[in-house]
Context: one part of a larger RNA
Molecule: small-subunit ribosomal RNA, central domain
Organism: uncultured bacterium
RNA sequence: CUGGGUGUAAAGGGCGUGUAGCCGGGUCGGUAAGUCAGAUGUGAAAUCUGGAGGCUCAACCUCCAAACUGCAUUUGAAACUGCUGAUCUUGAGUAUCGGAGAGGCAAUCGGAAUUCCUAGUGUAGCGGUGAAAUGCGUAGAUAUUAGGAGGAACACCAGUGGCGAAGGCGGAUUGCUGGACGACAACUGACGGUGAGGCGCGAAAGCGUGGGGAGCAAACAGGAUUAGAUACCCUGGUAGUCCACGCCGUAAACAAUGCAACUAGUGCGCCCGGGGGCGACCCGGGGUGCCGGAGAUAAAGCGUUAAGUAUGCCGCCUGGGGAGUACGUACGCAAGUAUGAAACUC
Numbered sequence: 001c002u003g004g005g006u007g008u009a010a011a012g013g014g015c016g017u018g019u020a021g022c023c024g025g026g027u028c029g030g031u032a033a034g035u036c037a038g039a040u041g042u043g044a045a046a047u048c049u050g051g052a053g054g055c056u057c058a059a060c061c062u063c064c065a066a067a068c069u070g071c072a073u074u075u076g077a078a079a080c081u082g083c084u085g086a087u088c089u090u091g092a093g094u095a096u097c098g099g100a101g102a103g104g105c106a107a108u109c110g111g112a113a114u115u116c117c118u119a120g121u122g123u124a125g126c127g128g129u130g131a132a133a134u135g136c137g138u139a140g141a142u143a144u145u146a147g148g149a150g151g152a153a154c155a156c157c158a159g160u161g162g163c164g165a166a167g168g169c170g171g172a173u174u175g176c177u178g179g180a181c182g183a184c185a186a187c188u189g190a191c192g193g194u195g196a197g198g199c200g201c202g203a204a205a206g207c208g209u210g211g212g213g214a215g216c217a218a219a220c221a222g223g224a225u226u227a228g229a230u231a232c233c234c235u236g237g238u239a240g241u242c243c244a245c246g247c248c249g250u251a252a253a254c255a256a257u258g259c260a261a262c263u264a265g266u267g268c269g270c271c272c273g274g275g276g277g278c279g280a281c282c283c284g285g286g287g288u289g290c291c292g293g294a295g296a297u298a299a300a301g302c303g304u305u306a307a308g309u310a311u312g313c314c315g316c317c318u319g320g321g322g323a324g325u326a327c328g329u330a331c332g333c334a335a336g337u338a339u340g341a342a343a344c345u346c
Stems, first nucleotide, its partner, number of pairs: 003318004008299001012314001014201004021194003025088007033081002035077008049065006091191001092188003096183003103177007110154001115149007125136002162169002206247006215241002220236004258313003261309002267290006274283003295302001319346003328339004
């Protein structure tokens, strides 16, 4: 390479949007590029293959045939693909009505708790641990009452729950705003799927500038423990955690499972909306879980939310170490990130 794979053995891109490309619904007509058939020309010789012959055999050589699966021209076919014209509504989208939701952004507000400050009451301890000590306290602490300041997070509700593409989202109210779903079947009429590059989003930590700083807390200091203790435990404590703007671009970014499509069933939940006049109940739609059939699977497990089918498109893998290293390049303020080897070795 041909292949075979990709939940757990190597391997699904962190997630979206979308360019090129690739792929693409029903019907009718045209065309003849792909496709198929015939003819003609060409496809040098040698080689290869088959048959026969010559060197005593063989290698080798000679002759004949086949083949050279190709290309060009031309004549046809019209099922499929393409192109083109027309048309359709089921794919896709739009409109209308409706309810659900921690979806996003901004502003405002609220109570509980911690800490601090002021004042009152009050007196000798408090705190902490396995036990202690460092620490705090007669300059009046801890406890308790009243008032005040400030920052961060929102108990219960809360769920095997909901929303979002993912990261993620949880006090309340208001404003702006995205998406999904149900009903209806009015409109468009294949407008679709995927998506190399590109662009955007992207937890935490970290970085820059300026704020903020209650609690917590890397680093750091002290006390313990210990043979030691650069730890685990304790007392403190700075970055940081919070806000604004700008970077970074990573993660066990996980369901370790790309997106779209298709495919017998059956049972049990939960969430959202619809129909049967309401309700129990029944019917069908969307989502989210459990159990299981065929099937596939090395197994455990998966099983219409597939790990089944194999139709389309993309990413990725190809023994372990060396190594996500070196070098080069790009990006970044830096930290570093992306791309990504080889020698050697087993």